[in-house]
Molecule: SAM riboswitch aptamer (S box leader)
Organism: Paractinoplanes lichenicola
RNA sequence: ACCUCAUCCAGAGGGGCAGAGGGAUACGGCCCUGCGAAGCCCCGGCAACCACCAUGCAUGUCUCGACGACGAGGCCGCGCUGGCAGGUGCUAAUUCCGUCCCCGAUCCCGGGGAAAGAUGAGAG
Repeated sequence: ACCUCAUCCAGAGGGGCAGAGGGAUACGGCCCUGCGAAGCCCCGGCAACCACCAUGCAUGUCUCGACGACGAGGCCGCGCUGGCAGGUGCUAAUUCCGUCCCCGAUCCCGGGGAAAGAUGAGAG
């Protein structure tokens, strides 16, 4: 690389270098950009996927009691919940919108789903 799973209508910008493009890719649309694009660096910020912490709830499990339904307690805690901010990520516009399929309407358009992509975790 490929593969699996989850999420993607929320949120969060200043400075320095640089100097013409950028919004993943192709096309179309629409935007951003010399009042400074990409890229690099610094400082902030957002979020909470993973890690970590708690152990309230659930599940599981163990012990004890009971004929039994079940009850009490312990442990685990990978699920839910709460916390934190260590590893990532992100910080114009829904992933900017469309392209393929379905439904409604049949001019415009609206809704849903794919595909592709991004990020994380896993697998390899």